A computed fold for a 72-nucleotide RNA from a Pseudomonadota bacterium, annotated as transfer RNA.
Its mean pLDDT, the model's own confidence on a scale to 100, is 84.
The sequence is in RNAcentral, with records from ENA.
Rfam family: tRNA. About the family: Transfer RNA (tRNA) molecules are approximately 80 nucleotides in length. Rfam classes the family as a transfer RNA. Rfam links the family to the GO term triplet codon-amino acid adaptor activity.
The same sequence occurs in records of 2 taxa.
[in-house]
RNA sequence: GCCCCCGUAGCUCAACGGUAGAGCAGCGGUUUUGUAAACCGCCGGUUGCGGGUUCGAUUCCUGUCGGGGGCU
Numbered sequence: 001g002c003c004c005c006c007g008u009a010g011c012u013c014a015a016c017g018g019u020a021g022a023g024c025a026g027c028g029g030u031u032u033u034g035u036a037a038a039c040c041g042c043c044g045g046u047u048g049c050g051g052g053u054u055c056g057a058u059u060c061c062u063g064u065c066g067g068g069g070g071c072u
Base pairs, nucleotide, nucleotide: 001071002070003069004068005067006066007065010024011023012022013021018055026042027041028040029039030038048064049063050062051061052060
């Protein structure tokens, strides 16, 4: 230098172009003498950043940044 993959909640990951979800963590409650466990509920997101296509973009196109891998 070229090619490929990844970037979404505090963490690990989902999401055929049509309201962004789950588990764990956090908070509250039930239960218990108390704690833990269990169960119920709640909170938490400018989808790395910019631009484009589209009625509509996490998704498609493009640039860029970061991480990983390969080739030379």